[in-house]
RNA sequence: GCUCUAAUAGCUUAGUGGUAAAGUAGUGAUCUGAAGAAUCAUUGACAGAGGUUCAAUUCCUUUUUAGAGCA
Numbered sequence: 001g002c003u004c005u006a007a008u009a010g011c012u013u014a015g016u017g018g019u020a021a022a023g024u025a026g027u028g029a030u031c032u033g034a035a036g037a038a039u040c041a042u043u044g045a046c047a048g049a050g051g052u053u054c055a056a057u058u059c060c061u062u063u064u065u066a067g068a069g070c071a
Stems, first nucleotide, its partner, number of pairs: 001070007010024004018054001026042005047063005
């Protein structure tokens, strides 16, 4: 330099155009002499920009970051 893949909550992962899901972590409550465990509730996210579409996490372009391969 070229090609390919990936980027979603603090962390680990789902989600093939129509309400963004779960585990764990955080907070509060119940329980306990206290703590832990358990139960219930709750907070929190689509890498940036542009395009297509009635509608984009999803499709297209480009940038950034990370990884793999070729030279």